Bacterial RNase P class A from a Miltoncostaeaceae bacterium, 345 nucleotides, folded computationally. The coordinates come from a structure-prediction model, not an experiment, and the mean pLDDT is 77.
RNA sequence: GAUGCGAGCCAGGCAGCCGCGGGUCGCUUCGGCGGCUCGAGGAAAGUCCGGACACCGAAGAGCAGGGUGCUGGUUAACGGCCAGCGGAGGAAACUCCCGGGAAAGUGCCACAGAAACGACACAGCCACGGGUGUGAUGCUCGGGGCGAAGGUGAAAAGGUGCGGUAAGAGCGCACCAGCGGCCUGGUGACAGGUCGGCUGGGCAAACCCCACUCGGUGCAAGGCCAAGCCGGGGCGUUACGAGUUGCUCGCUCAGUCCCAGGUCGGCCGCACGAGGCGUUCGGCGACGAGCGUCCCAGACAGAUGGCUGUCCACGACAGAAUCCGGCUUACGGCUCGCUAUCGCU
Numbered sequence: 001g002a003u004g005c006g007a008g009c010c011a012g013g014c015a016g017c018c019g020c021g022g023g024u025c026g027c028u029u030c031g032g033c034g035g036c037u038c039g040a041g042g043a044a045a046g047u048c049c050g051g052a053c054a055c056c057g058a059a060g061a062g063c064a065g066g067g068u069g070c071u072g073g074u075u076a077a078c079g080g081c082c083a084g085c086g087g088a089g090g091a092a093a094c095u096c097c098c099g100g101g102a103a104a105g106u107g108c109c110a111c112a113g114a115a116a117c118g119a120c121a122c123a124g125c126c127a128c129g130g131g132u133g134u135g136a137u138g139c140u141c142g143g144g145g146c147g148a149a150g151g152u153g154a155a156a157a158g159g160u161g162c163g164g165u166a167a168g169a170g171c172g173c174a175c176c177a178g179c180g181g182c183c184u185g186g187u188g189a190c191a192g193g194u195c196g197g198c199u200g201g202g203c204a205a206a207c208c209c210c211a212c213u214c215g216g217u218g219c220a221a222g223g224c225c226a227a228g229c230c231g232g233g234g235c236g237u238u239a240c241g242a243g244u245u246g247c248u249c250g251c252u253c254a255g256u257c258c259c260a261g262g263u264c265g266g267c268c269g270c271a272c273g274a275g276g277c278g279u280u281c282g283g284c285g286a287c288g289a290g291c292g293u294c295c296c297a298g299a300c301a302g303a304u305g306g307c308u309g310u311c312c313a314c315g316a317c318a319g320a321a322u323c324c325g326g327c328u329u330a331c332g333g334c335u336c337g338c339u340a341u342c343g344c345u
Base pairs, nucleotide, nucleotide: 001342002341003340004338005337006336007335008334009333010332012311013310014309015308016307017306018305020039021038022037023036024035025034026033027032041317045328046327048326049325050324051323052322053218054217055216056215065214066213067212068211069210070084071083072082073081074080085099086098087096088095089094100209101208105207106206107203108202109201122150124146125145126144128142129141130140131139132138158176159175160174161173162172163171177199179196180195181194182193183192184191185190222268223267224266225265232259233258234257235255241253242252243251244250275294276293277292278291279290280289281288282287312315
């Protein structure tokens, strides 16, 4: 130096001119004008997860259904994050969308194979009894014992070896794997040791069981003010009138009146927040606590752009719309640390 792994940071700089949106101050002929100040991101994105907030449900309980799933922490909360444990991958640094229960029950296990679960043995091994044959090994029938070796498969009833047996088998023994008890260490997942009977295949991202957890709808939530027109309720009705039916009663027809709903429109929600930065302390860390300091977009046709000059390493992905914490995806560059192996000195 190359390859690989991990972490952090930046997001073209400066100057001039023109322009856009918010706030505030001043002026105004009320149309605006001027000064000052602020004005996108690490992802503003996908809308996947969690909350704040708001409304709905007299606001409760249960069932159904969904989610999560090693341990201990962290947090407002989480399926996030941190530190560990076991497993897997890698030569290593390191990484993983790997993580409850298969001895509650049900189901499934392609092809091949005799058999896919507790085996009706394909091909076999063994002694015994009967029959039969030979000089001898045999052949055949019967009821038994066995599951060792062969072949299939991703997986075949613990593995390897020695002993043992008629043949065999954890039948016995040694080591290893697994399970259970005890001891030691650890908050714990678990690790180490020791003893025991020897051993009950896999799949729960199949149903299911267990533990914890979840009410629904989303800022177009929701609240306030409220024109005109039409309609509603109240008050009231001059009454000799008009209409309704020829008559009586009733009803309707007046209104500078009152009330409520609600449309256009306007305002709030809506920018001081689980906030940013700095620092000290506690913690391995995620994070927490204290102190200091700062105010940092807020639209509703929706604002942050353009030109010129100059410098450099020549600039990627990309634009807020209720807010916040995460995750994921897109993407240019810089710095630091680590790991082996190779090359050069």

Rfam family: Bacterial RNase P class A. It is annotated as a ribozyme.